[in-house]
RNA sequence: AAACCGAAAGGGCAAACCCUCCGCGAGUAGGGGACGCAAAACCAAGGAUCUCUUGAGCCACAAGAGACGGCCUGGUUGCCGAA
Numbered sequence: 001a002a003a004c005c006g007a008a009a010g011g012g013c014a015a016a017c018c019c020u021c022c023g024c025g026a027g028u029a030g031g032g033g034a035c036g037c038a039a040a041a042c043c044a045a046g047g048a049u050c051u052c053u054u055g056a057g058c059c060a061c062a063a064g065a066g067a068c069g070g071c072c073u074g075g076u077u078g079c080c081g082a083a
Stems, first nucleotide, its partner, number of pairs: 005081002012037002017032004022027001035070001041076003045073003049067007
């Protein structure tokens, strides 16, 4: 110095839930609130899941349009430094 890794300190993010707005819906945005997070930072590229429409219709399934990054994978970037 780097990689793996994750003690401490500083800083950051913010699940469930509640309120408001928007959306047919999945859900988004804002405020409150903290279960957790070193990538819980960025990119909807692949898969999973969910919604709507059409076909079909008992279920399943197919096509199209969407949602989800705090489900997994992939790509890019990144603070600190104990063992």